[in-house]
The prediction has a mean pLDDT of 82. The RNA shown here (SAM riboswitch aptamer (S box leader)) has 103 nucleotides and comes from a Bacillota bacterium. NCBI's taxonomy places the organism under Bacteria, Bacillati, Bacillota. The model forms 94% of the base pairs in the Rfam consensus.
RNA sequence: CGUUCAUGGAGAGCGGUCGAGGGAAUGGGCCCGAUGACGCCGCGGCAACCACCGAUAUGGCUGGUGCCAAAUCCCACCCCUUGUCGGAGGGGAUACAUGAAGC
Numbered sequence: 001c002g003u004u005c006a007u008g009g010a011g012a013g014c015g016g017u018c019g020a021g022g023g024a025a026u027g028g029g030c031c032c033g034a035u036g037a038c039g040c041c042g043c044g045g046c047a048a049c050c051a052c053c054g055a056u057a058u059g060g061c062u063g064g065u066g067c068c069a070a071a072u073c074c075c076a077c078c079c080c081u082u083g084u085c086g087g088a089g090g091g092g093a094u095a096c097a098u099g100a101a102g103c
Stems, first nucleotide, its partner, number of pairs: 001102001003101006013043005021032003026076004044068003048065004052060002072095001077092006
C1' cells in the first nucleotide's frame, strides 16, 4: 500500500504527565470523562497471529507484533424466520481493527 487469507461475544492493572474531550468514518443512540477521560511515558498484565521449543495440550511468554471500558459498545445495507407489526432472532455483505503472506 489496502492485494490475499484468517480472526474479531472471552481475557487484561497501577503510577507519572497532559488538560477537554473521547468511544474508526457518516447519521442516530448509548456510554466514558476535572472523582482527570483520550493521548504520551514507565512498570505490569492478557494471550489473537507468526517464529521457536516441545509435543499432540484450553502446552511454553522464549522472541516479533498486538491488545488491556462497554460484543468491532449498538444500529444502519441485503436475505430468512417470527410477531402482539413497537419489535425480536439468525445469516450475509460493506467498512474498520489485528496478525501472517505479498508488493